This is a predicted structure of a 97-nucleotide RNA (SAM riboswitch aptamer (S box leader)) from uncultured Lawsonibacter sp.
[in-house]
RNA sequence: CUUAUCAAGAGCGGUGGAGGGAACGGCCCGAUGAAGCCCGGCAACCUGCGCAUGUGCGCAAGGUGCUAAAUCCGGCGGUAGUGUAUCGAAAGAUGAG
Numbered sequence: 001c002u003u004a005u006c007a008a009g010a011g012c013g014g015u016g017g018a019g020g021g022a023a024c025g026g027c028c029c030g031a032u033g034a035a036g037c038c039c040g041g042c043a044a045c046c047u048g049c050g051c052a053u054g055u056g057c058g059c060a061a062g063g064u065g066c067u068a069a070a071u072c073c074g075g076c077g078g079u080a081g082u083g084u085a086u087c088g089a090a091a092g093a094u095g096a097g
Stems, first nucleotide, its partner, number of pairs: 001097006011039001013038003019029003024074003040067003045063002047060005071091001076088005
């Protein structure tokens, strides 16, 4: 850079000790213990196997990933019944190339 996905799912464990939710603005989570690490779990993009063969279905779970809130919400644009609602971008995350 290209492409697919992002409203589902996942611990009343151990360790650790104050921070965390990308950044900014909000709003939240946190000593009834944050991050990190370990274990557990979820999912099934890549992968393996089987059956299909118009490219899909099933099983497994080796490589990633994930495990508060829609990608927690917003920022830019469209539409409308315009202190709001909704759709789409941008940005971001993850996989594959």